[in-house]
Predicted 3D model of a 103-nucleotide RNA (THF (Tetrahydrofolate) riboswitch aptamer) from a mouse gut metagenome. Of the family's consensus pairs, 82% are formed in the model. It matches the Rfam family "THF (Tetrahydrofolate) riboswitch aptamer". Rfam links the family to the GO term tetrahydrofolate metabolic process.
RNA sequence: GCAGAGUAGGUUUGUGUGCGUUAAGUGCCGGCUGAACAGGGAGUUGUCAGCGGGACGAAAAGGGAAGAGAUUCUCUUGCGGUACACAGGCCGCAUCCCGCUGC
Numbered sequence: 001g002c003a004g005a006g007u008a009g010g011u012u013u014g015u016g017u018g019c020g021u022u023a024a025g026u027g028c029c030g031g032c033u034g035a036a037c038a039g040g041g042a043g044u045u046g047u048c049a050g051c052g053g054g055a056c057g058a059a060a061a062g063g064g065a066a067g068a069g070a071u072u073c074u075c076u077u078g079c080g081g082u083a084c085a086c087a088g089g090c091c092g093c094a095u096c097c098c099g100c101u102g103c
Stems, first nucleotide, its partner, number of pairs: 001103004009091010019080003028054002031051005039098004060077007
């Protein structure tokens, strides 16, 4: 000098257990606070989390039980850019310096 490895994490598929279906959640916009970002150091206008705000916005169906009834409870099948856990696949330091492996 050239090539490469490796993290947090992200995404997707499957399984399981939940939540919602009386609409929370997810996604979008902007605010505040905080956190993490390969072995070491630095680190963003990028990422994630928490809090609160704004706009938008949805798929239910069938059965059973209790009850005089209103109604309540429950099961099954769905639905939700739904949550978490586990397993597999894919992607993977914004960037800078040093280090590691091979030539």